[in-house]
This record gives sequence, C1' cells and structure tokens, in this order.
RNA sequence: GACUCAUCCCAGGGGCGCUCUUGAGAGAGGGCUGAGAUCGGCAAUCCCGCCGGGUCCCUUUGAACCUGAUCCGGUUAGUCCCGGCGUAGGGAGAGGCGAAUGAACAAAC
Repeated sequence: GACUCAUCCCAGGGGCGCUCUUGAGAGAGGGCUGAGAUCGGCAAUCCCGCCGGGUCCCUUUGAACCUGAUCCGGUUAGUCCCGGCGUAGGGAGAGGCGAAUGAACAAAC
C1' cells in the first nucleotide's frame, strides 16, 4: 500500500413476553429469561385491529420476526424458560464508502 469486515450514513422489516406484592381503580414496587421486554391515542363487541413516539434486533450468507400453534416433550411460580417442529412454509438492501475510525492484510512499487 488494494480488496474485505465492522462502526457510521441512507432505505426498509420486526418484536416489546411471563409472573408476584400492593392498590377501588389508574398506577406503584419486585422477580425470571433475554438483544429488548414498551408508552400514548383511536376503533370495536367482534376477532385480536389502526396510528404515533421510544427501545432493541434484523435485512436474502435472511431463526430478526411470522405461520403451523389454544402444537408436542421437558422444566418452572409462570412463560418460546429448554428442546422438537425446522434441510417446513413465509419474511425486509443488487444501497453508500463521499468523510472519519477500528480490525485483518496480499501483489506491484
């Protein structure tokens, strides 16, 4: 001394669980796993909806996340808490290196 990767920038996708105590309620204070475990408003008695803020994660090298699922086995106070399901089906980048930083590191010179 290239390229590459990461931070960073732009664009996009998704989650925000379980449980205990207190309180008339709104709320307040704890515990478990974890990256994170949400807040405000609207709408609706019909199907778990819509909008906005925050937070964390993920973007095809895609287990972020959704469906299956009111699933199955285990564990627990309880829960995707652990495993299966899962080489299942879906799922958002053909972005920028302009600037800076870090990591690793050739050839020519």
This is a predicted structure of a 109-nucleotide RNA (TPP riboswitch aptamer (THI element)) from a Pseudomonadota bacterium.
Rfam family: TPP riboswitch aptamer (THI element). About the family: Vitamin B(1) in its active form thiamin pyrophosphate (TPP) is an essential coenzyme that is synthesised by coupling of pyrimidine and thiazole moieties in bacteria.
Its mean pLDDT, the model's own confidence on a scale to 100, is 78.